c-di-GMP-I riboswitch aptamer from Sulfurovum lithotrophicum, 74 nucleotides, folded computationally. The coordinates come from a structure-prediction model, not an experiment, and the mean pLDDT is 77.

RNA sequence: UUUAGAAAUGCUAAACCUAUCGUGAGGUAGGGACAGAAAGCUAUGGGUCUCAUGUAGAUUGCCAGGUUGCCGAU
Repeated sequence: UUUAGAAAUGCUAAACCUAUCGUGAGGUAGGGACAGAAAGCUAUGGGUCUCAUGUAGAUUGCCAGGUUGCCGAU
């Protein structure tokens, strides 16, 4: 540089429970573990969802894009 996901005393953490914030979708913290090889970051495009319906929000663990990166192989 390229490539792939076989592996990991490492990493993340769905549902559910508790606390808390929010009108809500949901967020955060703790427990938990379905799963994940970008389930890191980013609301840029599409999708879905919410409300008090507008220059409004939520979702990156829905898909794509952008960007950075671990291990292994080459």

It matches the Rfam family "c-di-GMP-I riboswitch aptamer". Its family is annotated with cyclic-di-GMP binding in the Gene Ontology.